This is a predicted structure of a 75-nucleotide RNA (c-di-GMP-I-GGC riboswitch aptamer) from a Rubrobacteraceae bacterium. It matches the Rfam family "c-di-GMP-I-GGC riboswitch aptamer". Gene Ontology term of the family: cyclic-di-GMP binding. Model confidence (mean pLDDT): 90 of 100.

RNA sequence: AACCGAAGAGGCAAACCCGUUGCGAGGCGGGGACGCAAAGCCACGAGCCUCACGAAGGUAGUCGGGCUGCCGAAA
Numbered sequence: 001a002a003c004c005g006a007a008g009a010g011g012c013a014a015a016c017c018c019g020u021u022g023c024g025a026g027g028c029g030g031g032g033a034c035g036c037a038a039a040g041c042c043a044c045g046a047g048c049c050u051c052a053c054g055a056a057g058g059u060a061g062u063c064g065g066g067c068u069g070c071c072g073a074a075a
Base pairs, nucleotide, nucleotide: 004072005071011036012035016031017030018029019028020027021026034061040067041066042065044064045063046062047059048058049057050056
């Protein structure tokens, strides 16, 4: 360093509720925790979803891929 994920320190936040925004899928903020070792970021490929059907849009907590990151036991 890679791999890996014991321990420790922490981190994120599903459903749902309230507010707000969008035609919509959804997004943002607050509450709230189902879970997550990248549930940090990227829309490149696929899937799924939406539409005003456009070479349009969304989803990174669907899968793959890319980049980055805390800690350091065992194998």